[in-house]
RNA sequence: CUCUCCAUGGUUCAACGGAUAGAACACGACCCUCCGAAGGUCGAGGUCCAGGUUCGAUUCCUGGUGGAGAGA
Numbered sequence: 001c002u003c004u005c006c007a008u009g010g011u012u013c014a015a016c017g018g019a020u021a022g023a024a025c026a027c028g029a030c031c032c033u034c035c036g037a038a039g040g041u042c043g044a045g046g047u048c049c050a051g052g053u054u055c056g057a058u059u060c061c062u063g064g065u066g067g068a069g070a071g072a
Base pairs, nucleotide, nucleotide: 001071002070003069004068005067006066007065010025011024012023013022018055027043028042029041030040031039048064049063050062051061052060
């Protein structure tokens, strides 16, 4: 320098271009308990950035940023 892949709550992962972006763990409140743990109910929290295409973008396209890999 070139090419490929990845980037989504705190963490690990889902999501044909169309649902209120879903789950587990973690966190908070409450229930339970003598107190905890476990269990139950509820809650908060997320699409790396800037553009473009589209009626509609987490998804497609371009550029950038960060990470992993391959080649020279």